Source information
Glycine riboswitch aptamer from Thermoanaerobacterium thermosaccharolyticum DSM 571, 101 nucleotides, folded computationally. The organism belongs to Thermoanaerobacterium thermosaccharolyticum, within Bacteria. RNAcentral holds the sequence, with entries from Rfam. Its mean pLDDT, the model's own confidence on a scale to 100, is 76.

RNA sequence: AUGAAAAUAGCGAGAGACACCUUUUAUGGUGGCCGAAGGAGCAAUAUGAGGUGUGUCAUGGCCUCAUAAAAUCUCUCAGGCAAAUUAAUCGCUAUUUGAUG
Numbered sequence: 001a002u003g004a005a006a007a008u009a010g011c012g013a014g015a016g017a018c019a020c021c022u023u024u025u026a027u028g029g030u031g032g033c034c035g036a037a038g039g040a041g042c043a044a045u046a047u048g049a050g051g052u053g054u055g056u057c058a059u060g061g062c063c064u065c066a067u068a069a070a071a072u073c074u075c076u077c078a079g080g081c082a083a084a085u086u087a088a089u090c091g092c093u094a095u096u097u098g099a100u101g
Stems, first nucleotide, its partner, number of pairs: 006096008018031004032081003038077001039075003045068008
């Protein structure tokens, strides 16, 4: 000196889902609903162990168990269902950092 990926901050964009009763609104109650804060679960596959078949053999096939393993999928714990706030994700800027050259 090039500046990948990641993290933080700022700015901009950013979906979905409600009725009734009470209440000035909020709140409270009853049932219903949403998935994109967060959280949880799972596949293919990989590894290890055991078993099984073949005349014999197994770094092969099959079965069982365990571990690791993704999401915008699933669950709806949390969160949300006027607006606002929040909001996964995306874009830009700045800082940190330093893959690579």